[in-house]
RNA sequence: GGUCCCGUAGCUCAACCGGAUAGAGCAAGCGUUUCCUAAACGCUAGGCUGGAGGUUCGAUUCCUCUCGGGGCCA
Numbered sequence: 001g002g003u004c005c006c007g008u009a010g011c012u013c014a015a016c017c018g019g020a021u022a023g024a025g026c027a028a029g030c031g032u033u034u035c036c037u038a039a040a041c042g043c044u045a046g047g048c049u050g051g052a053g054g055u056u057c058g059a060u061u062c063c064u065c066u067c068g069g070g071g072c073c074a
Base pairs, nucleotide, nucleotide: 001073002072003071004070005069006068007067010026011025012024013023019057028044029043030042031041032040050066051065052064053063054062
């Protein structure tokens, strides 16, 4: 330099061919239970999906550029 993949909650990951309120587990907070703790159970909060544009009635999803990480080729 060329090419491919990944980036979504504090962490690990979903979201099927674009469809309307982006979910789960762990972690966190509160509560029930217990003499206390742990465990178990219930509830709550937490995201503008790496960034910027574009297409579309509608984008996590498609296109372009860019940033970060990784693989392969030279």
Molecule: transfer RNA
Organism: Bacteroidota bacterium